[in-house]
RNA sequence: GCCAGGGUAGCUCAGUUUGGUUAGAGCAUAGGACUCAUAAACCUAAGGUCGUGGGUUCGACUCCCACUCCUGGCA
Repeated sequence: GCCAGGGUAGCUCAGUUUGGUUAGAGCAUAGGACUCAUAAACCUAAGGUCGUGGGUUCGACUCCCACUCCUGGCA
């Protein structure tokens, strides 16, 4: 340099299939309840510019373009 995949909550990931009403799960965190007490299990809550910028569209995490970062392959 070329090709492919990926970047979504503190961490690990789903959601893209067919663009559409409020963007989700587990773990972690905080609170509650339970218990003589602690832990586990239970209930609730908080936490997101969906990598950045632009475009298409009535409407974009989703489609298109550029850039940036990570991983793998080729040279």

This is a predicted structure of a 75-nucleotide RNA (transfer RNA) from a Minisyncoccota bacterium. The organism belongs to Minisyncoccota, within Bacteria. The prediction has a mean pLDDT of 80. RNAcentral holds the sequence, with entries from ENA. Rfam family: tRNA. By type it is a transfer RNA.